[in-house]
Molecule: c-di-GMP-I-GGC riboswitch aptamer
Organism: bacterium
RNA sequence: GAUGGAAAAGGCAAACCCACAGAAAUGUGGGGACGCAAAGCUACAGGACCUAAGAGGUUUUCCUUAUGGUAGCCUAGUUGCCGUCC
Numbered sequence: 001g002a003u004g005g006a007a008a009a010g011g012c013a014a015a016c017c018c019a020c021a022g023a024a025a026u027g028u029g030g031g032g033a034c035g036c037a038a039a040g041c042u043a044c045a046g047g048a049c050c051u052a053a054g055a056g057g058u059u060u061u062c063c064u065u066a067u068g069g070u071a072g073c074c075u076a077g078u079u080g081c082c083g084u085c086c
Base pairs, nucleotide, nucleotide: 001085002084003083004082005081011036012035016031017030018029019028020027021026034072040078041077042076045075046074047073048070049069050068054065055064056063057062
């Protein structure tokens, strides 16, 4: 460097609950494990999805919009463990 794998050693932590932040989506910490072979990192790499405070439209109710989010949505980039080959 290429390739295979999760056997070994380990790692991460869904839902839910509590506290805090937030307009919300959601995030952080603790508990907890549905699962993961990168469920490590990157949202200023591309797409998709969620929210709508603010702004605009509409007129009583909604619609549009990210500068807010999701890496455990996909692709991509990059880094890591073990084995094999060079």